[in-house]
RNA sequence: GGGCAUGUAGCUCAGGGGUAGAGCGCUACUCUUAUAAAGUAGAUGUCCUUGGUUCAAUUCCAAGCAUGCCCA
Numbered sequence: 001g002g003g004c005a006u007g008u009a010g011c012u013c014a015g016g017g018g019u020a021g022a023g024c025g026c027u028a029c030u031c032u033u034a035u036a037a038a039g040u041a042g043a044u045g046u047c048c049u050u051g052g053u054u055c056a057a058u059u060c061c062a063a064g065c066a067u068g069c070c071c072a
Stems, first nucleotide, its partner, number of pairs: 001071007010024004018055001026042005048064005
């Protein structure tokens, strides 16, 4: 320098046009002498950035940024 992939909650990841969810973790409560486990409830987020398409974009398109892999 070229190509490809990925970017969403604290972490690991779903969701691929109609206002975003799961598991783990966190907080409170119940239970317990207390802790753990278990149960109930709750809080999570500028969906990497900018622009475009669209009535509507996390989702589609373009450029950029970051990370990883391959080639040189």